[in-house]
């Protein structure tokens, strides 16, 4: 230095022939309990690692870059 794959909510993950993001668990509150838990409703919480193009619209397409891991010299 080249080439792959990853990079989304506190955590683990989904969402790709572009239409304006979701579950699981966590965390808040209410209800139940003598009191927890443990159940059940309801709610916070991300402009999708970063810039920049394309495009009416980009997690998602191109281009740099930046971390993780993995191959090749």
């Nucleotide at each position: 230095g080249c080439c792959c794959a990853c990079g989304u909510a506190g955590c683990u993950c989904a969402g790709u022939a572009g239409g304006u993001a979701g579950a699981g668990c966590a965390c808040u509150u209410g209800c139940u309990u003598g009191g927890u838990a443990a159940g059940u409703a309801a709610g916070a919480g991300g402009u999708c690692a970063g810039c920049a193009g394309u495009u009416c619209a980009a997690a998602u397409c191109u281009g740099c870059c930046c971390g993780u891991g993995g191959g090749c010299u």